[in-house]
RNA sequence: UAAUAGCUUCGGGGCGGAGUGCGAUUCUCCACCGGCGGUAUAGUCCGCAAGGAACGGCAAUGUUCCCGACAGAGUGAAAUUCUCUGACCGACGGUAUAGUCCGGAUGGGAGAAGUAUAG
Numbered sequence: 001u002a003a004u005a006g007c008u009u010c011g012g013g014g015c016g017g018a019g020u021g022c023g024a025u026u027c028u029c030c031a032c033c034g035g036c037g038g039u040a041u042a043g044u045c046c047g048c049a050a051g052g053a054a055c056g057g058c059a060a061u062g063u064u065c066c067c068g069a070c071a072g073a074g075u076g077a078a079a080u081u082c083u084c085u086g087a088c089c090g091a092c093g094g095u096a097u098a099g100u101c102c103g104g105a106u107g108g109g110a111g112a113a114g115u116a117u118a119g
Base pairs, nucleotide, nucleotide: 003117004116005115007114008113009112010111016030017029018028019027031100032099033090034089035048036047037046038045043088044087051066052065053064054063055062070086071085072084073083074082092103093102094101
């Protein structure tokens, strides 16, 4: 440095205040949060995971499809990543309508670090 392994560990954050109401952390106003890899440092670029659907399989799991959201100005060799300004987005089930509560989940996981083996 690359490969291999029934290997080990790690691997997602956030509702505080006010109002309405019989009832809301779900509505309204303000607030708060941002997985992994790439790239000039990214929730909004590219890709992945997660999530949803269909099909196949005894099962582990596989295949296919779907899958959110950004503009303006500035600096610079280089930034849709930095700075300033103003925006926007957020699975499924439950419940007074949920990115933030409860649940599937002591789960899964992109991946990160390490260990061992051989060269």
Molecule: FMN riboswitch aptamer (RFN element)